[in-house]
Context: one part of a larger RNA
Molecule: large-subunit ribosomal RNA, domain IV
Organism: metagenome
RNA sequence: CUCUGGUUAAGGAACUCGGCAAACUGCCCCCGUAACUUCGGAAGAAGGGGGGCCUCAGUAGGGUGACGGACUUCGCGUCCCGAGCUCGAGGAGGCCGCAGAGACCAGGGCCAAGCGACUGUUUACUAAAAACACAGGUGCGUGCUAAGUCGUAAGACGAUGUAUACGCACUGACGCCUGCCCGGUGCCGGAAGGUUACGGGGAAGGGUUAGCCCGCAAGGGCGAAGCUCUGAACCUAAGCCCCGGUAAACGGCGGCCGUAACUAUAACGGUCCUAAGGUAGCGAAAUUCCUUGUCGGGUAAGUUCCGACCUGCACGAAUGGCGUAACGACUUUCCUACUGUCUCAACCACAGACCCG
Numbered sequence: 001c002u003c004u005g006g007u008u009a010a011g012g013a014a015c016u017c018g019g020c021a022a023a024c025u026g027c028c029c030c031c032g033u034a035a036c037u038u039c040g041g042a043a044g045a046a047g048g049g050g051g052g053c054c055u056c057a058g059u060a061g062g063g064u065g066a067c068g069g070a071c072u073u074c075g076c077g078u079c080c081c082g083a084g085c086u087c088g089a090g091g092a093g094g095c096c097g098c099a100g101a102g103a104c105c106a107g108g109g110c111c112a113a114g115c116g117a118c119u120g121u122u123u124a125c126u127a128a129a130a131a132c133a134c135a136g137g138u139g140c141g142u143g144c145u146a147a148g149u150c151g152u153a154a155g156a157c158g159a160u161g162u163a164u165a166c167g168c169a170c171u172g173a174c175g176c177c178u179g180c181c182c183g184g185u186g187c188c189g190g191a192a193g194g195u196u197a198c199g200g201g202g203a204a205g206g207g208u209u210a211g212c213c214c215g216c217a218a219g220g221g222c223g224a225a226g227c228u229c230u231g232a233a234c235c236u237a238a239g240c241c242c243c244g245g246u247a248a249a250c251g252g253c254g255g256c257c258g259u260a261a262c263u264a265u266a267a268c269g270g271u272c273c274u275a276a277g278g279u280a281g282c283g284a285a286a287u288u289c290c291u292u293g294u295c296g297g298g299u300a301a302g303u304u305c306c307g308a309c310c311u312g313c314a315c316g317a318a319u320g321g322c323g324u325a326a327c328g329a330c331u332u333u334c335c336u337a338c339u340g341u342c343u344c345a346a347c348c349a350c351a352g353a354c355c356c357g
Base pairs, nucleotide, nucleotide: 001352002351004349005348006347007346008345010343011342014341019338027051028050029049030048031047036041038173052095053094054093055092056091061087062086063085064084068080069079070078071077096100108336109335112332113331114330115328116327120132121131136171137170138169139168140167141166142165148157149156150155174323175322176321177320179253180252181251184250185249186246187245188244189243190242193241194240195239199235200234204230205229206228207227208226211222212221213220214219254272255271256270257269258268281315282312293309294308295307296306297305
C1' cells in the first nucleotide's frame, strides 16, 4: 500500500452525478396514530412507554379432569364435587449492573411529483424498467365438415367446444369521457356502364400447288381443293374504373388582413384554401427549440423540484385524453433521524503485497 472487518474528538452530506457505501431503526406487550380513500385500506403510519431476577405465590384466571357422590332408559349415559398435572397475565414489595428484546438473529421514517392501476413476466452471462402480461373495454371474422392453424395428403388442433363459444387486432383496473374529417389508402356492399384474360368465333390475308395462261427456251403470271400459318368484328369472369358505406380501420384535424373612447388585446368582420380545420381535458410536460421562459414557493444562495401562466418550435382523446386510493429492489425534489461520504485523517484485527531467513 491492497482486501475484509472494527472503533473514533468536534462538526454532521460540507462528499458526490446522486446519501453510492456505511450508520441509525429492528423483537414482544401497552398507549397512540393524519391527509386521503375504491371505506377494504393508508397503518407496524407517525410518536411514546415498558421488558431481567427474588418474595408474596405459581396468585387471579384458563385447560384437562382422577377418586368419590347423585340420577339412570343402564349405555363408551347425565349431573355434582373437584385431587393431580399444565398454561398463566396483572399487582405489591425488594435485588444487581453502564446496559435486562443484555449475545446471535432482527423495519429508518416523513412530505411531494412523474410513470405504470395492482400480484406477476423479461434481455441464462452488462438493462427488472415507465418495457411485456393482466382483469376490464372495443372492433372484425366465424352457423359447425365453423372461422383460423399445421400438413403434399390422409389427418390433427380448434373441441368431444357451438356465438355467454372460438379466432384475430387494438386498448389496458376504476372514475369522468372519447369531438370533427370517408378526399387518399384499406375493408365491406353494389352491379347499370367503361376496360379486361383464357376460350368461343371466324371476316380477311399469307405459304404450298393439281391445273391454266404467256414464252423457242430460261423463266414469268394466275391459281381450286387439301394441308398449313396469321387472324378482324362479335360473345366472354373476377379484378380495376365507377356508385355507396365504414375512423375503438391506416390515417388527417389551416393561412392572411382588419376591428373596441389611453395603451394592449380582439368577443366581431373580410378573404383564400381544405375531406375536415384540434372539441373536452391537459400544457416549458418522460413532449418546450429559443430556455436557467415569467411569476410564486422552498434555500443565505436552487440550470433540478413544486404551484401557476399559455407565446403547445413540435399535447390531445382506445398509436386513448385527464384524474385516481392501494401497490413499486422504478424515476425525481425536499425534510428528519443517522452516520468516516466528507472537513481530514488516525488506530486496531485478519489475509496479502513487501523485507530478512